[in-house]
């Protein structure tokens, strides 16, 4: 020096992201309005609805200086008079009704029509008017007859009138005089954008006038200028729908008349056929326009109320009259509605003007004051009118200002409210209390501006006057207002809403999916910061909040400023019309463009500046803006236009090369099918497996021949051509393209393309052929709960052919044409050039794959882009309703094309993660299968658990992971469950106070106990106070096995002793995540190893810790006894001894550590090798992050709730133990590997003192008696059993089983009846190895024996938990069933396949379509009638007028009205059709995984539904295998 003052975003799809996308919120505004609240001024503003209907009173009148007059009113003046007064006279002021003149067309309202030259905005009138006003010229001379009012008579109820007499005027009429004034005719000049204009000569016609007067003036008549107002043309702007596409007869023009101020089909005869229209005519809907307002950065959107201009109407409709202006808000006529009067014959009216009233309505104000200003209207002027306007009155209806008090004041008060409640924290300096102001309001008292003009009185100036100046003087509705002074005194003055996120603000109590809240997500089902209250708290404040509109956020209609492969969205595909777009040069215009200047863009309004009300809001002055229009001078890059010229786009042209391109005709072979012969003989044929089906009447199978259609193996491809659907033996004919190379030609000719033409797969529709094989529909078999299906055996249409329709498809690369530009590789079709001749190199042209950059939500795309531009077309705009309705084209029909509302959700979508899951795949693993042993399921009892029973049969555990389970001991107690009977501070504990020594012990009565009720007695230590203990009294903590395991701790199952599961830093993704942790070996293992953008590290795995298997070493009782010695019937019984066993301690040892093989290793193999052990030696403890709202409130603990003469506690008897059934777990069997009697051997590892108990009698026994040892390597519980030996039994319901039920015992214990265990004698059931299914085990393991413990008085123990004894089979291997791990895929799943979901049918509700009909509405046609009026003819009647006016008739048009058809839109409608949403109907199971038949698309045909089949297409289909083709060895 230049530009600039300007732009936020949230919440919500998901398990999370990321993007599409739509809902809603945050702002502001409003002529609102409702709900709670309210102290005061300023300034604005107020019927948005019924252009519904009006009562009342106002709103337009004035002039006596145009005029006759004279009803009223007041003077005077004359009469008269009863002194009150009458009466008279227009004499004065005045002035009712009249004539006359000017106003009434202005101002006020309102928005109903109007989609229009209606407004705006710029021009034009050469096609116009124009009262009053300025101003210039010129003029006013003569005459007449009416006429109202009055006056008489008169009809009417009124409203009005009718008839006659008399009369004025600035009213009317005649004649004169006249021009630069109209017209006609000639002529001249000049100047236009065209028709033409202006100017001027001549000559001819016509046509004027009013008067009043105070003598000052002031009206009047013609022209001509301005000035103002108005008409009137035309560009250019101006809403929605095309499901309105054709409209138009005065339509479009022309002539020639008539009409207007004026152009003009305005009108009216002729004549012509024209004129408007996808750049939207006509229709039909809405609707007054603008300045401007409201939001926005802006561009836009949306609006049009206040204020300003235009238009437009004035009860609805038509019409003309007067006049300068009007077709007239507050005038005339007329028709129609609707109200009033009314003597029923007639009349009257028009508030969308201020007030008011009624009704509507959510909803909108006084029937106020004044002309004081400010403006109109008349008047000469005073005046006088003015619901314009100035004022006020009412509403918080807006904006903008003030107040409601300031200071100081902690014992941080009372109260309230919270809390972990001896106290704390909050309201809170907040009260109180001290001190200070006084604005508001209150008294009291002053008090404006707004007023100047004009009249009036005076003074001056130029020339008396007209004109102008100056002085007085007059005149406020508002309003005794505004403002100003004192005066006392915190005195007079705070509410709404809101507190889950979005959004600034927390607690507590009440409720219990109730009742409610909500703007969107959502809250509430017993702990609600979401509900209602209350404390507290935010925010705004004379208001605040909700409802409603508009704009914004919305880039969510994208011009600025969006998209289109999968999210919505590329037309199936070509040609081509109109449009849009367009190659290189010159040069010419200058339309777009750009610059400058000139006019216009009315004021307000918005803006900057100043200034005025105390400030503000409000309001003055100036600017500057008003982005536009018009016009004119000038540039000339670009664009366009009009001229020349150019080759490189663009065809042509020559010469090749190429392909399933099209069509038509011939023609070939396989193969199927079928007819005949022949061979030949029972099955054939299908299926997962069957039948239906064919076949002894000879099929199927083979030969041969013979004949029919339809469709063409190999070749063949990720091949080729074709504008797309589409094209495949062979051959010809007749055509189109398409690339090469190259000469020559034309000379932008070109690209797109709405409409609009062609074409256009399968299906299907017509006509006539044709008809093998395939085959919708149909049958039949079969599968299934069922099976209108999958699969089988038939089979019509169909498919095929001509010939004409249909026009759709997931017609897809889901990706619209042409054109330029942007690294690269590699393959492959077809062509040209080169060389050194090839698996070469290079240029085109296709067709694929892979990538740079970029780009994309990602996925991917990448020279054949989805990259980076250009031009043009097509379509998208939240999901369902729906490609549905309804209308229109089309089509024989199916049906297709165009396409919508109403209602009704906040999602619906796409790519991508991570996880589940998949009747997906891959790889491992597990007593998961398999191979084996054994056993459950069948009997009988035991025991649990459902069921059922019951007064109670207490409670809990319910797939795996409840059911011999919590319970490792239910007679009683336990015990919680029931009946009964009792107690209330309470069974139990612990303080505090006060009494008391009844207490302890003994005893009686009642009574089932519990419990009540009594009597006798009188503990301990003491510093003598009183403790210690313990009763009562009151008082505080009571209790509760009630309830919530979904409000919790702790603890426990299961997955699972599965190998997982995860963190930090790096990197990679926009992100969620992802890598790591995959992947190539390996392992029991995420075990190691190798590798890698990962590189460490944790929780898990092992490994440490126990027992066990060997072995040393120390030690040696109670244990042991080799070898010595005693000893005895016998016996470690004794000396004695540490050798050995063995006890317990302390070491050793096992590491793939050695070999060989294999391998890079990691590690595997080996009947290795050594060792007591060998590859984790065996077992055990140890259980990652997490699932399962898993399980326990009845172990235990706890939050909350419940409950307190009971849901607490005590007693007694009952029940937990019941029994038609079912289920689980086990016992004991079924017998000979077995039962029975007799002899006989050998363990481990517990237990014992309120215990274990010897020996030794007695009892058949259980057991009794008995008393010894043992507090345990001492004593004892104790005899181990199978086993071993010998008998016996002979396959049976037995010498097997051993139930049941008698009988008599024994123990335990207050008590064995309900309901104990054992004993002996007796009985002697079912049971002869168990259907379908089904558990359990891989070595000291399963199978088998037996002993021991806890818990206990005693046992219902066959359970549990441990210990030894004898002791095996098998594992081919991982296809398959379970489960579980890792990678990987698809997923419409995430509450996670027990998922999600689709149709039909039932039930409610809701909009809606269709429908015989009903009832409306607007418009337009056709026809009758036709008022007012207008124009026209005619006018005998009539007039004072006679070239002149009327009445009256007549013609044509018109307004309303009636008739009639028809189109059109809207109600409503009996059924009806589909369609939305309902709570846990019902049938099924369509889709989502390979959804169990892959799914979709279009067609057709068929079913209850979902849907199924055909045909022809897609991949938006999963997993396999093949081929081809790359890479490596």
């Nucleotide at each position: 020096a230049c530009u600039a003052u300007g732009g936020a975003g949230a919440g919500u799809u998901u398990g999370a992201u990321c993007c599409u996308g739509g809902c809603u919120c945050a702002g502001g505004a409003u002529g609102a309005a409702c709900g709670c609240u309210a102290g005061c001024g300023g300034c604005a503003g107020g019927c948005u609805u019924a252009a519904u209907a009006c009562a009342u009173g106002c709103a337009a009148g004035u002039c006596g200086a145009a005029c006759g007059g004279u009803a009223a009113c007041a003077g005077c003046g004359a009469a008269u008079u009863u002194c009150g007064g009458u009466u008279u006279g227009g004499c004065u002021g005045a002035c009712g009704a009249g004539u006359g003149g000017c106003g009434c067309a202005c101002g006020g309202g309102u928005g109903a029509g109007u989609a229009a030259c209606g407004c705006g905005u710029a021009c034009a009138c050469a096609a116009u008017c124009u009262a009053c006003c300025u101003u210039c010229a010129a003029g006013a001379g003569g005459g007449g007859g009416a006429u109202a009012g009055u006056c008489u008579a008169u009809g009417g109820a009124a409203a009005c009138g009718u008839a006659g007499a008399a009369u004025a005027a600035u009213a009317c009429c005649c004649c004169a005089u006249a021009g630069c004034a109209u017209u006609a005719u000639u002529g001249a000049a000049u100047c236009g954008c065209a028709u033409g204009g202006u100017u001027u000569a001549a000559u001819g016609a016509u046509u004027a006038a009013a008067g009043c007067u105070u003598u000052g003036g002031u009206g009047c008549u013609u022209g001509g200028a301005g000035a103002u107002g108005a008409g009137u043309g035309u560009g250019c702007g101006u809403c929605c729908u095309a499901u309105u596409a054709g409209c138009u007869a005065g339509a479009u023009g022309g002539u020639a008349g008539g009409g207007u101020a004026a152009c003009g089909g305005c009108c009216u005869a002729c004549c012509a056929u024209g004129g408007c229209g996808a750049u939207g005519a006509u229709a039909g809907g809405u609707a007054g326009g603008g300045g401007g307002c409201g939001u926005g950065a802006g561009a836009g959107c949306g609006u049009g109320g206040a204020c300003c201009c235009c238009c437009a109407c004035a009860c609805g409709g038509g019409u003309a009259c007067u006049g300068a202006g009007a077709c007239a808000c507050g005038g005339a006529c007329c028709c129609g509605a609707c109200u009033c009067c009314u003597a029923c014959g007639g009349g009257a009216g028009g508030c969308a003007g201020c007030a008011g009233u009624a009704a509507g309505g959510a909803a909108u104000a006084u029937u106020g004051g004044a002309c004081a200003a400010u403006g109109g209207g008349c008047g000469g002027a005073a005046g006088c009118c003015u619901g314009a306007u100035c004022c006020a009155g009412c509403c918080a209806u807006g904006c903008c200002g003030c107040g409601u008090g300031c200071a100081g004041g902690a014992a941080g008060a009372c109260g309230g409210c919270c809390c972990u409640a001896c106290g704390g924290g909050u309201u809170g300096u907040a009260a109180a209390c001290u001190g200070c102001u006084u604005u508001u309001g209150g008294a009291u008292g002053g008090g404006a501006a707004g007023a100047a003009a004009c009249g009036c009185c005076u003074g001056g100036a130029c020339g008396a006057g007209a004109u102008u100046c100056g002085g007085g003087u007059c005149u406020g509705a508002c309003g005794g207002u505004a403002c100003c002074a004192u005066c006392a005194g915190a005195a007079u003055a705070a509410g709404c809403a809101c507190c889950g996120g979005c959004u600034a603000a927390c607690u507590c109590c009440g409720u219990g999916c109730c009742a409610g809240c909500a703007g969107c997500c959502g809250c509430g089902g017993u702990a609600a910061u979401a509900c209602g209250g209350a404390g507290g708290g935010u925010g705004c404040a004379a208001g605040c909040g909700u409802u409603a509109u508009c704009c914004g956020g919305a880039a969510u209609u994208a011009c600025u400023g969006g998209g289109u492969u999968u999210a919505a969205a590329g037309g199936g595909u070509g040609c081509g019309u109109a449009g849009g777009c367009g190659g290189c040069a010159u040069u010419g215009u200058a339309a777009g463009u750009c610059a400058g200047g000139a006019g216009u863009g009315a004021a307000a309004u918005g803006u900057u500046a100043c200034c005025g009300c105390u400030a503000a809001a409000c309001g003055g002055u100036a600017g500057a803006a008003c982005u536009g229009c018009u016009u004119u001078u000038g540039a000339u890059a670009c664009u366009g236009c009009g001229a020349u010229g150019c080759u490189u786009g663009a065809a042509u042209u020559a010469g090749g090369u190429u392909g399933a391109g099209g069509u038509u005709a011939g023609u070939g072979g396989a193969a199927u099918g079928u007819g005949g012969c022949a061979u030949g003989u029972a099955g054939c044929g299908g299926u997962g497996a069957a039948a239906u089906g064919c076949a002894u009447a000879g099929a199927u199978a083979u030969g041969c021949c013979a004949u029919a259609g339809a469709a063409c193996a190999c070749c063949a491809a990720u091949u080729g051509c074709g504008a797309a659907g589409g094209c495949a033996g062979c051959u010809a004919g007749c055509u189109a393209g398409a690339c090469c190379u190259a000469u020559a030609u034309u000379g932008a000719c070109g690209c797109u393309g709405a409409g609009g033409c062609a074409c256009g797969a399968a299906a299907g529709c017509g006509u006539g052929g044709g008809g093998a094989g395939c085959g919708a529909a149909c049958a039949g078999g079969a599968u299934u709960a069922g099976a209108u299906a999958c699969c089988c055996u038939g089979g019509u249409a169909g498919u095929c052919c001509a010939c004409g329709c249909c026009c759709u498809a997931a017609a897809c690369g889901a990706u619209g044409c042409u054109a330029a530009c942007u690294c690269g590789a590699u393959g492959u079709u077809u062509g040209g050039u080169u060389c050194a001749a090839g698996u070469a190199a290079u240029u085109g042209a296709g067709c694929a794959u892979c990538c740079a950059a970029g780009g994309g939500a990602a996925a991917c795309c990448g020279u054949u882009a989805a990259g980076u531009u250009a031009g043009c077309c097509a379509c998208c705009u939240g999901g369902g309703g729906a490609g549905u309705a309804c209308g229109a084209c089309c089509g024989c029909a199916a049906g297709g094309u165009u396409g919508a509302a109403a209602c009704u959700c906040a999602a619906a979508g796409g790519a991508a993660u991570u996880g589940a899951c998949g009747g997906g795949g891959g790889u491992c693993c597990g007593c998961a299968c398999a191979a084996g042993c054994g056993g459950u399921g069948g009997a009988g009892c035991a025991u649990g658990u459902g069921g059922u029973u019951u007064a109670a049969u207490u409670c809990g555990a319910u797939g795996a992971u409840a059911c011999g389970c919590g319970a490792g001991g239910a007679a009683c107690c336990u015990u919680a469950c029931c009946u009964g009977g009792g107690c209330u501070c309470g069974a139990a504990u612990g303080c505090u106070a006060c009494c008391g020594g009844c207490u302890g012990a003994u005893u009686c009565c009642u009574g089932a106990a519990a419990g009540g009720g009594g009597a006798u007695u009188u503990u301990c230590c003491u510093u003598c106070g009183g403790g210690a203990c313990u009763g009562g009294u009151a008082g505080u903590a009571a209790g509760g096995u009630g309830c919530u395991g979904c409000a919790u701790g702790g603890u426990u199952g299961u997955c699972g002793u599965c190998a997982g599961c995860u963190c930090g830093u790096g990197c990679c993704g926009u992100g969620a995540g992802g890598u790591g942790u995959u992947g190539g070996g390996u392992u029991a293992a995420g075990u190691c190893c190798c590798g890698c953008a990962a590189c460490g590290a944790g929780c898990g795995c092992a490994a440490c810790c126990c027992c066990u298997a060997u072995c040393u070493c120390u030690a040696g009782u109670u244990g042991c006894c080799a070898g010595c010695a005693a000893g005895u019937g016998a016996a470690g019984u004794u000396g004695g001894g540490g050798a050995c066993u063995c006890u317990a301690g302390a070491g050793a040892g096992a590491c793939u550590g050695c070999c060989g093989g294999c391998g890079u290793a990691a590690g595997c193999c080996g009947a290795g090798a050594g060792g007591a052990a060998g590859g984790u030696g065996g077992g055990g403890a140890u259980g990652a992050c997490g699932u399962c709202a898993a399980a326990u409130c009845a172990u235990c603990a706890u939050g909350g709730c419940c409950u307190u003469u009971a849901u607490g506690c005590c007693c007694a008897g009952g029940g937990c133990g019941a029994c038609a059934c079912a289920c689980g777990u086990g016992c004991u069997a079924c017998a000979a590997u077995g039962g029975c009697g007799a002899g006989u051997a050998c363990a481990g590892a517990g237990g014992g003192u309120a215990g274990c108990u010897a020996a030794u009698c007695c009892g058949u026994g259980a057991g009794g008696a008995g008393g010894u040892g043992c507090c345990a390597a001492u004593c004892u519980c104790a005899g181990a059993a199978a086993g071993c030996u010998c008998g016996u039994c002979c396959c049976a319901g037995u010498u097997c089983g051993g139930a049941u039920u008698g009988a008599a015992g024994u123990c335990u214990g207050c008590a064995a009846c309900u309901c104990g265990a054992c004993u002996u004698c007796a009985u002697g059931a079912a049971g002869u190895u168990g259907g379908a299914a089904u558990c359990g085990c891989u070595a000291g393991u399963a199978a088998u024996c037996g002993c021991g413990c806890a818990u206990c008085a005693g046992c219902c123990a066959u359970g549990g938990c441990g210990c030894g004894g004898u002791g095996a089979a098998u594992a081919c291997g991982u296809u398959c069933c379970c489960g579980g791990a890792c990678c990987u895929u698809g997923u419409a799943c995430a509450c996670a396949c027990c998922g999600c979901c689709c149709g039909u049918c039932a039930a409610g509700c809701c909009a809606u379509g269709g429908a015989a009909g009903c009832c409306g509405g607007g418009g337009g046609u056709a026809c009758c009638u036709g008022a007012a009026g207008a124009u026209g003819g005619u006018g005998a009647c009539u007039u004072a007028a006679c070239g002149g006016g009327g009445a009256g008739c007549u013609a044509u048009c018109u307004a309303a009205g009636g008739u009639a058809a028809a189109a059109c839109u809207g109600g409503u409608g009996a059924c009806u059709g589909g369609g939305g949403c309902u709570a846990a109907g019902u049938c099924g199971u369509a889709a989502c995984a390979a959804g169990g038949u892959a799914g979709c698309c279009g067609u057709a045909c068929c079913g209850g539904a979902a849907g199924g089949u055909g045909c022809g297409g897609c991949u938006g289909g999963a997993a396999u295998a093949c081929c081809u083709c790359c890479u490596u060895u």
Model confidence (mean pLDDT): 83 of 100.
Small-subunit ribosomal RNA from a Saprospiraceae bacterium, 1529 nucleotides, folded computationally.
Taxonomically the source falls in Saprospiraceae (Bacteria, Bacteroidota, Saprospiria, Saprospirales).